The RNA shown here (c-di-GMP-I riboswitch aptamer) has 90 nucleotides and comes from a Gammaproteobacteria bacterium. Model confidence (mean pLDDT): 87 of 100. The model forms 100% of the base pairs in the Rfam consensus. Its Rfam family is "c-di-GMP-I riboswitch aptamer". Its family is annotated with cyclic-di-GMP binding in the Gene Ontology. From the family's description: GEMM was predicted in a large-scale screen for bacterial structured RNA regulatory elements. The family has 155 seed sequences and 5,092 matches in Rfam 15.1. The organism belongs to Gammaproteobacteria, within Bacteria.
RNA sequence: UUUUGACAAAGGCAAAGCCACCGAAAGGUGGCGACGCAAAGUCACCGGUCUAAGGGGCCUUUUCGGCCCUAAGGCAGCGGGACCGCCGGA
Numbered sequence: 001u002u003u004u005g006a007c008a009a010a011g012g013c014a015a016a017g018c019c020a021c022c023g024a025a026a027g028g029u030g031g032c033g034a035c036g037c038a039a040a041g042u043c044a045c046c047g048g049u050c051u052a053a054g055g056g057g058c059c060u061u062u063u064c065g066g067c068c069c070u071a072a073g074g075c076a077g078c079g080g081g082a083c084c085g086c087c088g089g090a
Base pairs, nucleotide, nucleotide: 002090003089004088005087012037013036017032018031019030020029021028022027035077041083042082043081045080046079047078048075049074050073054070055069056068057067058066059065
C1' cells in the first nucleotide's frame, strides 16, 4: 500500500420503547434502554425516501376549511459515492 474479518484482545456506537426539551412536521438533542452495527465515524454529491411551515394552483360567495404540487427542511441505521479511522490476519 492492497485485501480481508474469529464467538481473539482493548474499546466504540445504540434500534424500538419511555421521559424531558427543540421543531409546523419529518425529525433532532439529552437521559434511560439494547434491536443490531467492522465503519451504525464524517459529508445530502447521485438515486431513493419522509415531511410540507412557507410558496404556487384549485374548490369554497367570502371567512373558516379542504385537495393537489413544491425542499430552501430531514433520513448517513435505504443504496451508491467521497473523506477519515481502531485491532487482528494475508